[in-house]
Context: one part of a larger RNA
RNA sequence: GGAUGAACGCUGGCGGUGUGCCUUAAGCAUGCAAGUAGAGCGAGACUCGCAAGAGUUUAGCUGCGAACGGCUGAGUACAAAAUAGCAAUUUAUCCCUUGGCGGGGAAUACCUAUCCGAAAGGGUAGCUAAUACCGCAUAAGACCUUACGGUGAAAGCACGUAACUGUGCACCGAGGGAGAAGCCUAUUACCCAUCAGUUUGUUGGUAGGGUAAUGGCCUACCAAGACUACGACGGGUAGGGGACGUGAGAGCGUGACCCCCCAGAAUGGGACUGAGACACGGCCCAUACACCUACGGGUGGCAGCAACUGGGAAUCGUGCGCAAUGGGCGAAAGCCUGACGCCGCGACGCCGCGUGUGGGAUGAAGGCCUUCGGGUCGUAAACCACUUUUAACGUAAAGCAUUGCUUUACGUGGAAUAAGCACCUGCUAACUCUGUGCCAGCAGCCGCGGUAAUACAGAGGGUGCAAGCGUUAUCC
Numbered sequence: 001g002g003a004u005g006a007a008c009g010c011u012g013g014c015g016g017u018g019u020g021c022c023u024u025a026a027g028c029a030u031g032c033a034a035g036u037a038g039a040g041c042g043a044g045a046c047u048c049g050c051a052a053g054a055g056u057u058u059a060g061c062u063g064c065g066a067a068c069g070g071c072u073g074a075g076u077a078c079a080a081a082a083u084a085g086c087a088a089u090u091u092a093u094c095c096c097u098u099g100g101c102g103g104g105g106a107a108u109a110c111c112u113a114u115c116c117g118a119a120a121g122g123g124u125a126g127c128u129a130a131u132a133c134c135g136c137a138u139a140a141g142a143c144c145u146u147a148c149g150g151u152g153a154a155a156g157c158a159c160g161u162a163a164c165u166g167u168g169c170a171c172c173g174a175g176g177g178a179g180a181a182g183c184c185u186a187u188u189a190c191c192c193a194u195c196a197g198u199u200u201g202u203u204g205g206u207a208g209g210g211u212a213a214u215g216g217c218c219u220a221c222c223a224a225g226a227c228u229a230c231g232a233c234g235g236g237u238a239g240g241g242g243a244c245g246u247g248a249g250a251g252c253g254u255g256a257c258c259c260c261c262c263a264g265a266a267u268g269g270g271a272c273u274g275a276g277a278c279a280c281g282g283c284c285c286a287u288a289c290a291c292c293u294a295c296g297g298g299u300g301g302c303a304g305c306a307a308c309u310g311g312g313a314a315u316c317g318u319g320c321g322c323a324a325u326g327g328g329c330g331a332a333a334g335c336c337u338g339a340c341g342c343c344g345c346g347a348c349g350c351c352g353c354g355u356g357u358g359g360g361a362u363g364a365a366g367g368c369c370u371u372c373g374g375g376u377c378g379u380a381a382a383c384c385a386c387u388u389u390u391a392a393c394g395u396a397a398a399g400c401a402u403u404g405c406u407u408u409a410c411g412u413g414g415a416a417u418a419a420g421c422a423c424c425u426g427c428u429a430a431c432u433c434u435g436u437g438c439c440a441g442c443a444g445c446c447g448c449g450g451u452a453a454u455a456c457a458g459a460g461g462g463u464g465c466a467a468g469c470g471u472u473a474u475c476c
Base pairs, nucleotide, nucleotide: 001476002475003474004473006472007471008470009469010468013353014352015351016350017349018348019346020345021311026309027308030306031305032304035064036063037062040061041060043058044057045056046055047054048053071264072263073262081188082187083186084185085184089181090180091179094177095176096175097174098173099172100171102136104134105133111126112125113124114123115122116121142151143150144149156169157168158167159166190236191235192234197227198226199225202224203223204222205221206220207219208218209217239261240260241259242258243254244253245252246251266287267286268285269284270283289300290299291298292297317343319342320341321340325339326337327336328335329334356386357385358384359383366377367376368375369374392412393411394410395409396408397407398406399405400404420465421464422463423462424461426445427444431460432459433458434457435456441448442447
């Protein structure tokens, strides 16, 4: 000198654009953050209708989603990551191609009745539907095979028709693709040797199990190996990268915001469902904590968005909207979406603008200094002539989510509404007076102050930056 997710002191006009719990992965009142489909299904209630029927809505069955999106960085140092590659794999939805979609059955929720319980919730009996469930048939592909053969599937709905045919969306088998994911290998990668030896499923083989899949991943048996001063093992610290800061570069430091990957969801463990989880707003168990209780027993998990308590030098609103972008569901209308888009708060950063312009010497008054002549603040002010960015008020147009907000243009209006902070011995731009008297104090370094202090304090003047200026902390 540059930089910062900064903080503190003094000061503070406006706009744009970014950014804002770095500390206790501490605890959390309240509200919201994941639903959707009646064109899969039966039922209840309500509305319209003379009726047939139509519609709305509710819980339930069912499908898809909830594994995305959002948050955080605790853990993690041959782990994850980055880069380059490999073979023994899976893949719902989507796209392309191809072959099918025949015929039956038994239940169950809802509901009704009844019982238990303070509640949360649960039991028994009866009844009913489906694109829910289970068989039979069929099998071009597929899988298994001793190559003979064997195994395995499906579902309808809407529109339309006098009725079929039909159209659309679904459903099942198979192949390919796109995208996604798992696994493996190599290289790279912080500090400590006051950590020197480590290891028994350990290293390898055979057989088996397990997995979507390779493999000591697991088991039995066999062999005795494997790693290590090119730093094993142990300890400490730490999410990794793209990038960011600085620097001429090499390098050094950092890993906020944004993007990719990983890991976690009070702590520890476990599986279920599913194409996908060992699952933040799912389940089970244990533990700690908190809450309710009729004391028998139950309920909860903000490292989602706001908010609160605590901690701290320190970090915002219990805001608005799904109009845009994106996502989920749906044939669609649409519904949901604290993702997201907006607004709000903070000079926290960066950028832009303003606080007036021109004239004006009796060089006014006043302050300060003075050699008492004067000098200086100083064209500065007053005064004159103008201008109106911005602020204020109003009108119009446009955009948007339309009692409003924003932008633009125009009008009214008046210099009006708007300057501070640090420094002035040298480094380092900027000097005098007064007070003080090694005191009070200053200080980044050298050092100032003990009666003429340009170094302390105040004043006048000056210098530098400027809606900021200084200080502190950290990095280059």
The part of an RNA shown here (small-subunit ribosomal RNA, 5' domain) has 476 nucleotides and comes from a metagenome. Rfam family: Bacterial small subunit ribosomal RNA. Gene Ontology terms of the family: structural constituent of ribosome and ribosome.